[in-house]
Context: one part of a larger RNA
RNA sequence: GCCUGCGAGUUACUGUAUGCAGCAAGGUUAAGGGAUUGAAGUCCCGGAGCCGAAGCGAAAGCGAGUCUGAAUAGGGCGUUUUGAGUUGCAUGCUUUAGACCCGAAGUUGAGUGAUCUAGCCUUGGUCAGGAUGAAGUGGCGGUAACACGCCAUGGAGGUCCGAACUCGUGAAUGUUGAAAAAUUCUGAGAUGAACUGAGGCUGGGGGUGAAAGGCCAAUCAAACUCAGCGAUAGCUGGUUCUCCUCGAAAUGUAUUUAGGUACAGGGUCUGAUGUUUAGUUGUGGGGGUAGAGCGCUGUUUGGGCUAGGGGCCUUACCCGGUUACCAAACCCAGGCAAACUACGAAUACUAUAACGUUAGAGUCGAGCACUGAGUCAGUGGGUGAUAACGUUCAUUGGCAAGAGGGAGACAACCCGGAUCGACAGCUAAGGUUCCUAAAUCUACACUAAGUGAUAAAGGAUGUUCAAUCGCACAGACAAUUAGGAGGUUGGCUUAGAAGCAGCCACCCUUUAAAGAGUGCGUAAUAGCUCACUAAUCGAGCGAUUGGGCGCCGAAAAUGUACGGAUCUAAGUGUAGUACCGAAGCUUCGGGCGGGGCGAAUCGAGAGAUUCGCCUUGCGGUAGAGGAGCGUUCCUACAGCGGCGAAGGUAUAGCGAGAGCAGUGCUGGAGCGGUAGGAAGUGAGAAUGCAGGC
Repeated sequence: GCCUGCGAGUUACUGUAUGCAGCAAGGUUAAGGGAUUGAAGUCCCGGAGCCGAAGCGAAAGCGAGUCUGAAUAGGGCGUUUUGAGUUGCAUGCUUUAGACCCGAAGUUGAGUGAUCUAGCCUUGGUCAGGAUGAAGUGGCGGUAACACGCCAUGGAGGUCCGAACUCGUGAAUGUUGAAAAAUUCUGAGAUGAACUGAGGCUGGGGGUGAAAGGCCAAUCAAACUCAGCGAUAGCUGGUUCUCCUCGAAAUGUAUUUAGGUACAGGGUCUGAUGUUUAGUUGUGGGGGUAGAGCGCUGUUUGGGCUAGGGGCCUUACCCGGUUACCAAACCCAGGCAAACUACGAAUACUAUAACGUUAGAGUCGAGCACUGAGUCAGUGGGUGAUAACGUUCAUUGGCAAGAGGGAGACAACCCGGAUCGACAGCUAAGGUUCCUAAAUCUACACUAAGUGAUAAAGGAUGUUCAAUCGCACAGACAAUUAGGAGGUUGGCUUAGAAGCAGCCACCCUUUAAAGAGUGCGUAAUAGCUCACUAAUCGAGCGAUUGGGCGCCGAAAAUGUACGGAUCUAAGUGUAGUACCGAAGCUUCGGGCGGGGCGAAUCGAGAGAUUCGCCUUGCGGUAGAGGAGCGUUCCUACAGCGGCGAAGGUAUAGCGAGAGCAGUGCUGGAGCGGUAGGAAGUGAGAAUGCAGGC
């Protein structure tokens, strides 16, 4: 992991609601007793007690009233208008109990453990070999005598090297191991605070500890076993057959509250009411948002005017003068504001009337819930960086709980809401060369960039369309030829300054035309060129602005990167006609729910059931409601079975489904059907439990 079996809302009590049944201003017995019976049970007693028929008051108490009060007042709660309870059974929920099941870490008590390990006690055992050579002693030397030296002897040491022994430094292997800590190589100690055998002692808030919270039997920041114990778990996981109807929430307030709960909101079922409802239109309301505006509150730019201040000048002081300084108030012109408003919408909200709507509409009562982690997108805001698949509000839609088609793939985007079947048709979004269903469709344009797949400031004789202005057959624009002069080297400055470093001025003359000079150039001149003019040529040329589509700007990590192939349209724009395209719509057939009408049957009636017609509906998580299937046992009735029960197995039957039959083989003794009743009543999940493989 698979298979088989087991595996989770039960039982008692309390209250409440609904359904059914009995009796009814009443209803009902409990314990206990009697009769009967094989037993279960049944029948008869038993009225104690409980609920109801009356309330008010804290109470005494009074009573259709009562309490408060001084009150005959007022007010509160009642009576009446408007009379129903009670007992049992069943079901939903609830209370108290383990209370749907499994699951803690822990806590308390009583015990069991020192055969592992820590320390200690008693009594034993073990340590190859080699090295070093302390004290002491002897001899010799030496000293006045000591001291001291040398040579021997001697054999000390938590001494040295190194086996056994003890340990475990580094590495490799091992890591479902040979092993729940090892193996191999390497390494430390190895006469000592050494190692070790046997026996004994210390016990759980306790021991022991050369101290690491270490160790106390593979367990230690409080061992293990049993018990209290089914501890508690606002937490996680799991919770078993079918079909039908409806169908949420992730919000508000509060919370030692924030992943829990209470009340409200939103769902469902039932009763009552019966259009009260959604919507549209008309009429009537209040508003201070968007926008706008600057009179108010603030803020702000330029100018004017002008207090005050600063600078400068003057001045013994007081005065005074001046200013391209700062600047209040005021004036003119122009702006800004969530916490500004002399203005002011659209929407939204609300009242009312009419129309309209029969919708799984509204409202009220009652039972049962779930939800109270939301999320994305559009719009209006806050916050953030006018960042975030960010965060936080409002509002609408989707997803959640929604399948189908499109967007390559893609909860949230676009289209559209799946009752079932069909080898029928039409469409939506989106598409129609091939992959791939349908146009290589029609007309007119644009693009040349493979733009068509993402991007800005900015840049450019890309190209196309439009507009405005100017020049032009009295010859424009471009090109070619020629000229481009004189006063003058203008004045100043300067070493120089001659059109061309810089400052000032920018005139006059000859002319077809020619600047006191557009650029290059020189040390300064020179030289080249331009403006300007003529000739040649012969028809358009130039500038500006706006629109369309393109170009550059343009760098990312495995490999091109529009879904792909590819395409010059199969790209882009405008207009049009066909077609494809979904679980949408239509057609045909079937099932089920709600409403209405009609008929039949049953019934005292209320009403129920069946059939037919019309109409409307049937996506669905949490959840509510309804109807069924199946398992085991019991009761009653009617049955089956050795001429073969249950079980097993095969099979093209029936039913909307859970499921139910028939037949063959196997099997070898019990088992169905109908009407009821009672439950150890349905398995795929719980790192479920047991067994098998």
Molecule: large-subunit ribosomal RNA, domain II
Organism: activated sludge metagenome